Transfer RNA from bacterium (Candidatus Moisslbacteria) CG_4_9_14_0_8_um_filter_36_20, 71 nucleotides, folded computationally. The prediction has a mean pLDDT of 83. RNAcentral holds the sequence, with entries from ENA. Its Rfam family is "tRNA". Rfam describes the family as follows. Transfer RNA (tRNA) molecules are approximately 80 nucleotides in length.
C1' cells in the first nucleotide's frame, strides 16, 4: 500500500428501513442487628466521524478514523 471483517450506555450483546432493548455493573428504597441475597424503582447510549439515498437510516451507499485479520 491492497483485500476482508468489526465499531451501539461503564462492560458484554440485541435491534434485517418506522419512537434503540436486555444482562451484568452503578444509584435509591424495602427486607436484615449488619452484610449478602431477594424485591421495587431510577440514572446513563441516538449507534466511531462526515456526507449521500429515503417521508423515515443502527440498518443501504461513499469517504475518513480506529481495531482485527490476510497478502
Nucleotide at each position: 500500500g491492497g483485500g476482508c471483517c468489526u465499531g451501539u450506555g461503564g462492560u458484554u450483546u440485541a435491534a434485517u428501513g418506522g419512537u434503540a432493548a436486555a444482562a451484568c455493573g452503578c444509584c435509591u428504597c424495602a427486607u436484615u442487628c449488619g452484610c449478602a441475597u431477594u424485591g421495587a424503582g431510577g440514572a446513563g447510549a441516538g449507534u466511531a466521524g462526515c456526507g449521500g439515498u429515503u417521508c423515515g437510516a443502527u440498518u443501504c451507499c461513499g469517504c475518513u478514523c480506529a481495531g482485527g485479520u490476510c497478502c